Context: one part of a larger RNA
RNA sequence: GAUUGAACGCUGGCGGCAUGCUUAAUACAUGCAAGUCGAACGGUAACAGGUUCUUCGGAAUGCUGACGAGUGGCAGACGGGUGAGUAAUGCAUAGGAAUCUGCCCAUGUAGUGGGGGAUAACUUGGGGAAACUCAAGCUAAUACCGCAUAAUUCCUACGGGGGAAAGAGGGGAUCUUUCGGGGCCUUGCGCAAUUGGAUGAGCCUACGUCGGAUUAGCUUGUUGGUGGGGUAAAGGCCUACCAAGGCGACGAUCCGUAGCUGGUCUGAGAGGAUGAUCAGCCACACUGGGACUGAGACACGGCCCAGACUCCUACGGGAGGCAGCAGUGGGGAAUAUUGGACAAUGGGCGAAAGCCUGAUCCAGCGAUGCCGCGUGUGUGAAGAAGGCCUGCGGGUUGUAAAGCACUUUCAGUGGGGAGAAUGAAGCCAUCUCUAAUAUAGGUGGUGGAAGAUGUUACCCACAGAAGAAGCACCGGCUAACUCUGUGCCAGCAGCCGCGGUAAUACAGAGGGUGCGAGCGUUAAUC
Numbered sequence: 001g002a003u004u005g006a007a008c009g010c011u012g013g014c015g016g017c018a019u020g021c022u023u024a025a026u027a028c029a030u031g032c033a034a035g036u037c038g039a040a041c042g043g044u045a046a047c048a049g050g051u052u053c054u055u056c057g058g059a060a061u062g063c064u065g066a067c068g069a070g071u072g073g074c075a076g077a078c079g080g081g082u083g084a085g086u087a088a089u090g091c092a093u094a095g096g097a098a099u100c101u102g103c104c105c106a107u108g109u110a111g112u113g114g115g116g117g118a119u120a121a122c123u124u125g126g127g128g129a130a131a132c133u134c135a136a137g138c139u140a141a142u143a144c145c146g147c148a149u150a151a152u153u154c155c156u157a158c159g160g161g162g163g164a165a166a167g168a169g170g171g172g173a174u175c176u177u178u179c180g181g182g183g184c185c186u187u188g189c190g191c192a193a194u195u196g197g198a199u200g201a202g203c204c205u206a207c208g209u210c211g212g213a214u215u216a217g218c219u220u221g222u223u224g225g226u227g228g229g230g231u232a233a234a235g236g237c238c239u240a241c242c243a244a245g246g247c248g249a250c251g252a253u254c255c256g257u258a259g260c261u262g263g264u265c266u267g268a269g270a271g272g273a274u275g276a277u278c279a280g281c282c283a284c285a286c287u288g289g290g291a292c293u294g295a296g297a298c299a300c301g302g303c304c305c306a307g308a309c310u311c312c313u314a315c316g317g318g319a320g321g322c323a324g325c326a327g328u329g330g331g332g333a334a335u336a337u338u339g340g341a342c343a344a345u346g347g348g349c350g351a352a353a354g355c356c357u358g359a360u361c362c363a364g365c366g367a368u369g370c371c372g373c374g375u376g377u378g379u380g381a382a383g384a385a386g387g388c389c390u391g392c393g394g395g396u397u398g399u400a401a402a403g404c405a406c407u408u409u410c411a412g413u414g415g416g417g418a419g420a421a422u423g424a425a426g427c428c429a430u431c432u433c434u435a436a437u438a439u440a441g442g443u444g445g446u447g448g449a450a451g452a453u454g455u456u457a458c459c460c461a462c463a464g465a466a467g468a469a470g471c472a473c474c475g476g477c478u479a480a481c482u483c484u485g486u487g488c489c490a491g492c493a494g495c496c497g498c499g500g501u502a503a504u505a506c507a508g509a510g511g512g513u514g515c516g517a518g519c520g521u522u523a524a525u526c
Base pairs, nucleotide, nucleotide: 001526002525003524004523006522007521008520009519010518013373014372015371016370017369018368019366020365021331026329027328028327030326031325032324035074036073037072040071041070043067044066047065048064049063050061051060052059053058081284082283083282090209091208093206094205095204096203099201100200104197105196106195108194109193111191112190113147115145116144122137123136124135125134126133127132153162154161155160167189169187170186171185172184175182176181210256211255212254217247218246219245222244223243224242225241226240227239228238229237259281260280261279262278263274264273265272266271286307287306288305289304290303309320310319311318312317337363339362340361341360345359346357347356348355349354376406377405378404379403386397387396388395389394410467412462413461414460415459416458422450426446427445428444429443430442431441432440470515471514472513473512474511475496476495477494481510482509483508484507485506491498492497
């Protein structure tokens, strides 16, 4: 000199853009943060409508819109947080082969036949303070289980053997009907098998990746082989047997410290320091262990066991996990609101409408940082008064003020008012599938729902200089000097050093210098 996620002192007008627990991975009250689908299912607790009955109070009825609880599907493995652990099962770079991959893509290929038995909800009964739970009975499915079929697929000794599926919605000339519908045709969804792709994930190798030798030897599934097992997959990954290997001063092992990187800061560079925000990877989710489900987890807001802690209890037994967003206690020099909205971007579910989304977008608080603007402009010498100094003549503060003439940014008040926005539902035309001018899908036209921010940005008008300057320093380094007080005292100090009676170095004042909504100090890095 530059820099900071800074803190402290004094001071403080406005805006934009960023940024904000670096400490206790400490303990957490309360609310919210992951749901959705009735176009999978049996149904109907609440609401609204319809119908029937009615003593006009109501009652019945799933009939319709919808839908609590339940079965089922998909999503809760993403998104969000934190950096405890980890010195290599990590990360970075470059390669590799022995793998899996839900949703998605291909107007890929070839299918979707025919049956069965249960079970929740519900009803009844029982246990329990509760959490919850037991028994009996009823019922459905895209839940579950056989059978058939098998191009491709899997195993194979090449003879053969194993292995699937699910339906619901819309429309319809004709057929049938117990007038509810059903069959049949069709359409776009779905389901099952399989191939290829894409994406994502698992695995292997090389090289690089902090300090300590006052850590020199370490290792028995250890190093390799064979047989077997296991995994989606190679492999001592596991196991039986055999051999006795493997690593190490090019630093093994042990100890300490630490998430890694793109980057960031500094520096002419080489380098040094660092890893907040943003992005990629990894690890963790009260502590330790374990598996289940699933395409994917050994799963933050899932399960089981053990432990510590907290809470409820009728003492028999139960409940919990903010390193999600806010917020609280504690710790600390120190770090924010128990806010608004799904309008946009994205995510989950759904055919869609839509629902959910503390992701996200916004707002609030903080000069924490960077940037911009303002606190007036011109004129004005009687060089006013006052202050300070004085050699008492004057000098200085100082065009500074007052006065006069103007302007109105920002703040204030009142009006107007974008962009962010793509385009939903509906209607019309046309094309494709089709028996069809239905439906469905595509294209074009029309249409116009929907804004948290927001009293928005921006523009116009109004009034009046009106509301807006401090901080540090002045011995040298280092820009800037005098007076008074004090008298080695009180004090200053980054270094040299000042102070013992004229202190430009202490304290105050006047004056000056520097920076300026900031200025200094402290800490830290180069």
A computed fold for a 526-nucleotide part of an RNA from an uncultured prokaryote, annotated as small-subunit ribosomal RNA, 5' domain. The prediction has a mean pLDDT of 84. The RNAcentral record of the full RNA draws on ENA.